A computed fold for a 92-nucleotide RNA from Georgenia subflava, annotated as Glycine riboswitch aptamer. Of the family's consensus pairs, 91% are formed in the model. RNAcentral holds the sequence, with entries from Rfam.
RNA sequence: CCAGUCAGCACGGGAGAGCCGCGGUCUUGGGCCGCGCACCGAAGGAGCAACCGCCCCGGCAAUCUCUCAGGUCCCCGGACCGUGCUGAUCAG
Numbered sequence: 001c002c003a004g005u006c007a008g009c010a011c012g013g014g015a016g017a018g019c020c021g022c023g024g025u026c027u028u029g030g031g032c033c034g035c036g037c038a039c040c041g042a043a044g045g046a047g048c049a050a051c052c053g054c055c056c057c058g059g060c061a062a063u064c065u066c067u068c069a070g071g072u073c074c075c076c077g078g079a080c081c082g083u084g085c086u087g088a089u090c091a092g
Base pairs, nucleotide, nucleotide: 001092004089005088006087007086008085009084010083011082012081013080018037020036021035022034023033024032025031026030038072039071040070044068045066046065047064051059052058053057
């Protein structure tokens, strides 16, 4: 000096599922809120394998499972991916 890796930021891409019923409200096209039922999984959260251990038990992953939360026209959000920048670490 720097590939790679980790974290953060910016930009771009980014799926799924009732624009259902009732009530309330408003600017009465429709939007919003509450309740009920139905549904979705890719914010977050929780759970488990192989395997490991000091072996009662504990540790331990996800895009898997659960749906607590969140979401089900658009907007917002969105795991993850790409590019760039910053910081850290660092093979060479």